[in-house]
Molecule: transfer RNA
Organism: Nematostella vectensis
C1' cells in the first nucleotide's frame, strides 16, 4: 500500500427500512436470624463519527476514525 469482516447500555451480545433482544452489572422489594440462591420491579443505548438516498436509516450507499485478520 491492497483486500476482508467488525464497531450496538458499565461489560458481552441478537437484530431487522417503521427509534432495539437477551445476559451480566447496579438499585430496590419478597424470601432468610443474616448472607447466598430463587422470584418480581426499576436504572442504564442520540446503535463509532460525518454526509447522502428515503415519508422514515441501527439497517441501504459514500467518506473518515479505531482496533483485528490476510496478502505484498
Nucleotide at each position: 500500500g491492497g483486500c476482508u469482516a467488525a464497531g450496538u447500555g458499565g461489560u458481552c451480545u441478537a437484530g431487522u427500512g417503521g427509534u432495539a433482544u437477551g445476559a451480566u452489572u447496579c438499585u430496590u422489594g419478597c424470601u432468610u436470624u443474616g448472607g447466598g440462591u430463587g422470584c418480581g420491579a426499576g436504572a442504564g443505548g442520540c446503535c463509532a463519527c460525518g454526509g447522502g438516498u428515503u415519508c422514515g436509516a441501527u439497517u441501504c450507499c459514500c467518506g473518515u476514525c479505531u482496533g483485528a485478520g490476510c496478502c505484498c